RNA sequence: GGAGCUGGCCGGGCGACCGCGGCACACGCCUUCGGGCGUGGGUCGAGGAAGGUCCGGGCUCCACAGGGCAGGGCGGUGGGCAACACCCACCCGGGGUGACCCGCGGGACAGUGCCACAGAGAACAGACCGCCGGCACGGACCUCGGUUCGAGUCGGUAAGGGUGAAACGGUGGUGCAAGAGACCACCAGCGACCGGGGCGACCCGGUCGGCUCGGCAAACCCCGCCCGGAGCAAGGUCGAACAGCGUGCGUUCGAGGGCGGCCCGCCCGAGUACGCGGGUAGACCGCAGGAGGCCGCCGGCAACGGUGGUCGUAGAUGGAUGGUCGCCCCCCGGACGACCGUGAGGUCACCGGGGACAGAACCCGGCCUACAGGCCAGCUCCUCCG
Numbered sequence: 001g002g003a004g005c006u007g008g009c010c011g012g013g014c015g016a017c018c019g020c021g022g023c024a025c026a027c028g029c030c031u032u033c034g035g036g037c038g039u040g041g042g043u044c045g046a047g048g049a050a051g052g053u054c055c056g057g058g059c060u061c062c063a064c065a066g067g068g069c070a071g072g073g074c075g076g077u078g079g080g081c082a083a084c085a086c087c088c089a090c091c092c093g094g095g096g097u098g099a100c101c102c103g104c105g106g107g108a109c110a111g112u113g114c115c116a117c118a119g120a121g122a123a124c125a126g127a128c129c130g131c132c133g134g135c136a137c138g139g140a141c142c143u144c145g146g147u148u149c150g151a152g153u154c155g156g157u158a159a160g161g162g163u164g165a166a167a168c169g170g171u172g173g174u175g176c177a178a179g180a181g182a183c184c185a186c187c188a189g190c191g192a193c194c195g196g197g198g199c200g201a202c203c204c205g206g207u208c209g210g211c212u213c214g215g216c217a218a219a220c221c222c223c224g225c226c227c228g229g230a231g232c233a234a235g236g237u238c239g240a241a242c243a244g245c246g247u248g249c250g251u252u253c254g255a256g257g258g259c260g261g262c263c264c265g266c267c268c269g270a271g272u273a274c275g276c277g278g279g280u281a282g283a284c285c286g287c288a289g290g291a292g293g294c295c296g297c298c299g300g301c302a303a304c305g306g307u308g309g310u311c312g313u314a315g316a317u318g319g320a321u322g323g324u325c326g327c328c329c330c331c332c333g334g335a336c337g338a339c340c341g342u343g344a345g346g347u348c349a350c351c352g353g354g355g356a357c358a359g360a361a362c363c364c365g366g367c368c369u370a371c372a373g374g375c376c377a378g379c380u381c382c383u384c385c386g
Base pairs, nucleotide, nucleotide: 001382002381003380004379005378006377007376008375009374010373012328013327014326015325016324017323018322020045021044022043023042025040026039027038028037029036030035047357051368052367054366055365056364057363058362059231060230061229062228071227072226073225074224075223076090077089078088079087080086091105092103093102094101095100106222107221111220112219113216114215115214128161129160130157131156132155133154134153135152137150138149139148140147141146169187170186171185172184173183174182188212190209191208192207193206194205195204196203197202235285236284237283238282244276245275246274247273248272249271256268257267258266259265292311293310294309295308296307297306298305299304329355330354331353332352333351334350337348338347339346340345
């Protein structure tokens, strides 16, 4: 210098004007005196994913003696966590020269089932080509007994070809008519036993055995572990109006109402006043301090745990957090110009365009997905220079 790998972080800034939601205050208006509405200045007002709603919890209500069935989920080992399908470390398998990455990673000698297309044959397999032997036929040759070639038929053969994702161990030899774990040596694999290391998954080494046993469990199934249901429209508190019930007072001996407060007067008049339960409309709580963030120290490889300090204002309910302009910043493209450089090119100025994905709704922990552009750290490989 080039090409990569991993982890972490940011994801526009400032100002002016206009606008929106929460909170407390001031003023004004209304009020059934609880409060409501409006205006004003103040203050606070989205995210790394607030998203998908895929897992796991908190919280709430319902159900629940105990056990079992059904159903669902998880699945190497050890740890972390409130819990998890999450995280960390390790093991095994696969990929990469490497940093590193990927794995829905229990069981296929418990049983059942499936293995497309191609292929002769797809699981206690299979003769299509080939190879070899027997029989009978034809051609050629010759020393007349055979040799060789061709097509046919009956067999042998899993070494070679061919098909396939996969064809029933690999290499070499012995053997044979040709062949074959048929036999032998080594290797691979499987099983049993022994020794060593590790908490463990597992790893290393040795002896023996029969010689080799295909894949799929995200097919049924078997094994082990876990799981009650519904969800903030959960749930709770207050509670109009209308209807219902009760009691009192009333219907020309007139309750009650209107005429601004009281008395008189006038008018309307058959209901009216109070209470009760239920809990609709509506209001409020739930609802923002929580498995919280940051910094340091200690333990741990780490996830994380312990401890000390410190920080703290979103809370809507047709659902607020936005818009316009200016300056700056970043990115992309661009003929010309200036400067630097031998050069490829770089910097500055100018012009044009762009600045994403997306948006809380009870709250957390994860996973997954989307994302213009940019920054930082560690590590790997190649090449060059000293």
This is a predicted structure of a 386-nucleotide RNA (Bacterial RNase P class A) from Nocardioides agariphilus. It matches the Rfam family "Bacterial RNase P class A". Rfam links the family to the GO terms dimeric ribonuclease P complex, ribonuclease P activity and tRNA processing. Its mean pLDDT, the model's own confidence on a scale to 100, is 78.